[in-house]
Context: one part of a larger RNA
RNA sequence: UUGGGCGUAAAGGGUGCGCAGGCGGUCCUACAAGUCUGGAGUGAAAGCCCGGGGCCCAACCCCGGGACUGCUCUGGAAACUGCGUCGCUGGAGUACGGGAGGGGCAGGCGGAAUUCCUGGUGUAGCGGUGAAAUGCGUAGAUAUCAGGAGGAACACCAGUGGCGAAGGCGACGAUCUGGCCUGCAACUGACGCUCAGUCCCGAAAGCGUGGGGAGCAAAUAGGAUUAGAUACCCUAGUAGUCCACGCCGUAAACGAUGAGUACUAAGUGUUGGAAGUCAAAUUUCAGUGCUGCAGUUAACGCAGUAAGUACUCCGCCUGAGUAGUACGUUCGCAAGAAUGAAACUC
Numbered sequence: 001u002u003g004g005g006c007g008u009a010a011a012g013g014g015u016g017c018g019c020a021g022g023c024g025g026u027c028c029u030a031c032a033a034g035u036c037u038g039g040a041g042u043g044a045a046a047g048c049c050c051g052g053g054g055c056c057c058a059a060c061c062c063c064g065g066g067a068c069u070g071c072u073c074u075g076g077a078a079a080c081u082g083c084g085u086c087g088c089u090g091g092a093g094u095a096c097g098g099g100a101g102g103g104g105c106a107g108g109c110g111g112a113a114u115u116c117c118u119g120g121u122g123u124a125g126c127g128g129u130g131a132a133a134u135g136c137g138u139a140g141a142u143a144u145c146a147g148g149a150g151g152a153a154c155a156c157c158a159g160u161g162g163c164g165a166a167g168g169c170g171a172c173g174a175u176c177u178g179g180c181c182u183g184c185a186a187c188u189g190a191c192g193c194u195c196a197g198u199c200c201c202g203a204a205a206g207c208g209u210g211g212g213g214a215g216c217a218a219a220u221a222g223g224a225u226u227a228g229a230u231a232c233c234c235u236a237g238u239a240g241u242c243c244a245c246g247c248c249g250u251a252a253a254c255g256a257u258g259a260g261u262a263c264u265a266a267g268u269g270u271u272g273g274a275a276g277u278c279a280a281a282u283u284u285c286a287g288u289g290c291u292g293c294a295g296u297u298a299a300c301g302c303a304g305u306a307a308g309u310a311c312u313c314c315g316c317c318u319g320a321g322u323a324g325u326a327c328g329u330u331c332g333c334a335a336g337a338a339u340g341a342a343a344c345u346c
Base pairs, nucleotide, nucleotide: 003318004317005316006315007300008299012314014201016199021194022193023192025088026087029084031082033081034080035077036076037075038074039073040072041071042070048066049065050064051063052062053061054060091191092188093187094186096183097182098181099180103177104176108172110154115149116148117147118146119145120144121143125136126135162169163168206247207246208245209244210243211242215241216240220236221235222234223233258313259312260311261310262309263308266291267290268289269288270287271286272285273284274283275282295302296301319346320345321344328339329338330337331336
C1' cells in the first nucleotide's frame, strides 16, 4: 500500500452556513457517452503459457496453438448509469390555523444579601481556627435601629424539565428578531444529502484602549502548621472577574460516539402539540430519560436518541518514546495558535 478500523485500546474536525466535487425519488420517451454484443484492423519477432518434435537427457533449438487483459474503425441492443424531453407527489420547501420555550440583540426596572458612609442605642470585646496568632476595637469596634451610596449576581419556582448548530442561555415587563413543533393538504414540483478549500460563530483564561470596581480573588505580604512549607488553614490583598470597542481561537469544546436517509420485539416515566372524551382510557407526531429482546461488542456495554442492519458524503488512525517538540510557512500586538517531522532508543 491493499486492507482493517475510529464510545473506553491509535483514531470524529469545537460548531455551523456553504462554492467546487461526490451521491441522489418516481413515470414516459428520444439519444447512445459509460455498459453489453457481432465483425474488421492492429497488438513486430523473440520471450511467456499449453501441446508436439530435434540434439542420449537437460539447458538450448524447431513447429503448432493460446495469450498479449489494450487501442482504432464499424454493425447492433437499450435493462442500468448518463444526457435531453413530457409528467407525478411520497423527499424538500411555501401558504394557512394553532402552540411551547432561561434562543439572540439593545434599552428599562425590582427585591433580598454583602461592603462602605452618616446618625442613634450600647460596652469590651470582635473575628478566626483542629488549636492559635497575625488582623479589627475605648480615637467606641462587633451587635442592633434608621437613612444613604455603589457594584455584581438573580434564592424559592427548578425538574436525567425547556431552548439553541455548538459554545451556551435563568428576577420582572415591553421593543426588535432567529429557529422549532403540530394540524390541514391549498401551492411549487426533486428544488435533495454531504461537503476539501473559503467564510461565520466559538467557555474560561489572556492581550490592547477607555471606563467601572461591592463581593470574590492568581500574584504578593503577614500569621500559623512543619524537619522544611516558596503549599493545604487563617488575616489582608493587586491584576482579573463587570461594561464598551477590538484581538486571541483554545478546552475532559465530552454522549470522549461526524452528518443524512431507510429498516429492525416490547415495557415504563416525562415535556410540547393533535385526535378522542363530560372527564378519561386509548391512538398519533416531535423531543427527553430509564429498563430490556433480536442483533452487536475483546469485554464493559449499546440496544428505534444503536455502538444493530444497509447506503451516501466528509474528517481521522496505522507500535511506544523522542513530540504536538525542531525546522520552514501562515496567522497574532504579545502570549501563542495552525500545519508538523527526523536522527536516536526500546